The prediction has a mean pLDDT of 80. Transfer RNA from an uncultured bacterium, 73 nucleotides, folded computationally. Its Rfam family is "tRNA". The family's RNA type in Rfam is transfer RNA.

RNA sequence: AAGUGUCUAGCUCAAUUGGCAGAGCGUCUCGUUUACACCGAGAAGGUAAUUGGUUCAAAUCCAAUGAUACUUA
Numbered sequence: 001a002a003g004u005g006u007c008u009a010g011c012u013c014a015a016u017u018g019g020c021a022g023a024g025c026g027u028c029u030c031g032u033u034u035a036c037a038c039c040g041a042g043a044a045g046g047u048a049a050u051u052g053g054u055u056c057a058a059a060u061c062c063a064a065u066g067a068u069a070c071u072u073a
Base pairs, nucleotide, nucleotide: 001072002071003070004069005068006067007066010025011024012023013022019056027043028042029041030040031039049065050064051063052062053061
């Protein structure tokens, strides 16, 4: 310098090919226990990397930018 992939909750990741954003772990509360742990019930936590575009409707499609990984030179 060129090419490809990835970016969604604190972490790891889904979302059936455009139509209500979710799981596990973690955190908090309650129950249980003498107490802790386990277990059970519940809750909080997201402007979906940023900006713009297409569309009635975008995490999903398109463009630019940024970060990161890999490949080639």